[in-house]
């Protein structure tokens, strides 16, 4: 410096144009003498920033930036 995947919840990930979700975590409660486990139920997201395209973008398009990788 060139090229190429990736950035969605506290964590690890899903969603390929139409209401933003799942497992763990996490709060309340049920159960137990008490804890664990197990049950209900409930918070937590301006989708990394900026524009563009579309009636409508997490998604398409360009750029930025930040991790990661690959060539020199």
């Nucleotide at each position: 410096g060139c090229c190429g995947a990736c950035g969605u919840a506290g964590c690890u990930c899903a969603g390929a144009g139409g209401u933003a979700g799942a497992g763990c975590a996490c709060u309340u409660c049920c159960u137990u003498g008490g804890u664990a486990a197990g049950g209900a139920a409930g918070a937590g997201g301006u989708c990394u920033c900026g524009g563009g395209u579309c009636c409508a973008a997490g998604u398409c398009c360009c750029g930025a930036u930040g991790u990661c990788g690959g060539c020199u």